[in-house]
Context: one part of a larger RNA
RNA sequence: UGACGGGCCCCCGCACAAGCGGUGGAGCGUGUGGUUUAAUUCGACGCUAAGCGAAGGACCUUACCAGGGCUUGACAUACUGGUGGUAGAGAACCGAAAGGGGAUCGACCUGGCUUUGGUCAGGAGCCAGCACAGGUGGUGCACGGCCGUCGUCAGCUCGUGCCGUGAGGUGUUGGGUUAAGUCCCGCAACGAGCGCAACCCCUGUAUCUAGUUGCCAUCGGUUAGGCCGGGCACUCUAGAUAGACUGCCGUCGACGAGGCGGAGGAAGGGGGGGAUGACGUCAGGUAUCGUGCCCCUUAUGUCCUGGGCGACACACGCGCUACAAUGGAUCGGACAACGGGGAGCGAUGCAGCGAUGCAAAGCAAAACCCUAAAACUGGUUCUCAGUUCGGAUUGCAGGCUGCAACCCGCCUGCAUGAAGCCGGAAUCGCUAGUAAUCGCGGAUCAGCCAAGCCGCGGUGAAUACGUUCUCGGGGGUUGUACA
Numbered sequence: 001u002g003a004c005g006g007g008c009c010c011c012c013g014c015a016c017a018a019g020c021g022g023u024g025g026a027g028c029g030u031g032u033g034g035u036u037u038a039a040u041u042c043g044a045c046g047c048u049a050a051g052c053g054a055a056g057g058a059c060c061u062u063a064c065c066a067g068g069g070c071u072u073g074a075c076a077u078a079c080u081g082g083u084g085g086u087a088g089a090g091a092a093c094c095g096a097a098a099g100g101g102g103a104u105c106g107a108c109c110u111g112g113c114u115u116u117g118g119u120c121a122g123g124a125g126c127c128a129g130c131a132c133a134g135g136u137g138g139u140g141c142a143c144g145g146c147c148g149u150c151g152u153c154a155g156c157u158c159g160u161g162c163c164g165u166g167a168g169g170u171g172u173u174g175g176g177u178u179a180a181g182u183c184c185c186g187c188a189a190c191g192a193g194c195g196c197a198a199c200c201c202c203u204g205u206a207u208c209u210a211g212u213u214g215c216c217a218u219c220g221g222u223u224a225g226g227c228c229g230g231g232c233a234c235u236c237u238a239g240a241u242a243g244a245c246u247g248c249c250g251u252c253g254a255c256g257a258g259g260c261g262g263a264g265g266a267a268g269g270g271g272g273g274g275a276u277g278a279c280g281u282c283a284g285g286u287a288u289c290g291u292g293c294c295c296c297u298u299a300u301g302u303c304c305u306g307g308g309c310g311a312c313a314c315a316c317g318c319g320c321u322a323c324a325a326u327g328g329a330u331c332g333g334a335c336a337a338c339g340g341g342g343a344g345c346g347a348u349g350c351a352g353c354g355a356u357g358c359a360a361a362g363c364a365a366a367a368c369c370c371u372a373a374a375a376c377u378g379g380u381u382c383u384c385a386g387u388u389c390g391g392a393u394u395g396c397a398g399g400c401u402g403c404a405a406c407c408c409g410c411c412u413g414c415a416u417g418a419a420g421c422c423g424g425a426a427u428c429g430c431u432a433g434u435a436a437u438c439g440c441g442g443a444u445c446a447g448c449c450a451a452g453c454c455g456c457g458g459u460g461a462a463u464a465c466g467u468u469c470u471c472g473g474g475g476g477u478u479g480u481a482c483a
Stems, first nucleotide, its partner, number of pairs: 001483002003480003007477007015467002019430005026321008034312002042053002064307007073132001077131001079129005088105002093100002108123006134296002137294003143290002145286003148282001150280001155194006161170003174185003200274004205242007214232001219229003245268001248262005323423001327382007339370003344363002348359004389420001394415007436459007
């Protein structure tokens, strides 16, 4: 100087408490451990691994296994030699394919000669050789880059000066204040940098600009649909601008920084959300990529068929669906936002109980389509029951995608109806448009094992006395036999 303390003081954070909903029990989905296996590819392992890399494992992917092939190679560059029946195309045949095999057909470019038929030389290509390619082989304890984490925490430092023999200290401590090393005051310090904040984006209010979205607001028509004429008022769209600054008043404070209350205001004292992550820590992670060293070189490279990554006595994590009446079923009715669409989205009609099929309008889309939102609401029914709860499992019959759904896809109908009566010890999330609950969209994608992920809107709470305790963190101080 740090680190540590079942030392002290001060202060924060859904850290506890207060409250709401869960997990831990059940079934299923998914990941992991383990076991099994020819293989069940590899990595990730407290927080910071485990719906993680994987935003799509039937083949492909694929890195694994078995078997069958290839060897200058699936891919790059260069050199030497050869090559016109060459390059290229390619029948029969072997084969699961890859590959082997070669009947037969059969070129291109440049230059010379030429009797216009060709011929010679060279190139391209090909073959042989050589140098090399290739490696998701090892090492993330050799690295770059990128990322996680402490932590959006308020810290980490420098120049000069001063103090100390020195390590170092001071500044950065102290008194207040703040979300903040934020600001004020004081001070042997005075300044400065990286961080904080602000500048950026979304959202909340208004004005202006703009009008093939919107509007009977106003006028007319009308098939009653903003449908038409018409109009940019409104809604909206998307560009510009205004607006919030403790600016005003009161009060507390040190006449300060600032705190509290109030007015006005769509909004206050950081309005709400995002992007943004200091010096560094964990020899944290790395199979996108790049790179050093080591290793493989008829194989640890590469191609193919099939299998595996989907196994199943078990164990754990994360989820979904439930155990019902604040509910289930059924018939009517209403209201979103974000997005996506051409090998696409597909209205509408018809067929089918349905998945879906057939025909097919419109739309590169504020125009058409996906699109129905669902919870909600108005009726009807069920009456506490393992049930009209719950839907696992299994049987049969179908549909769709795709070369192909046996291993191993999704969907539909009929039948079957399992466990489950609110879950031990323990444990998680959340402070407001949040939790809870309800549906919708998208990426990946032929299809889909998505109940995942990333977004969107609808309905919409409860509670916080307080900081003693648990966890993590910041500052000061103290002890230390630790560095």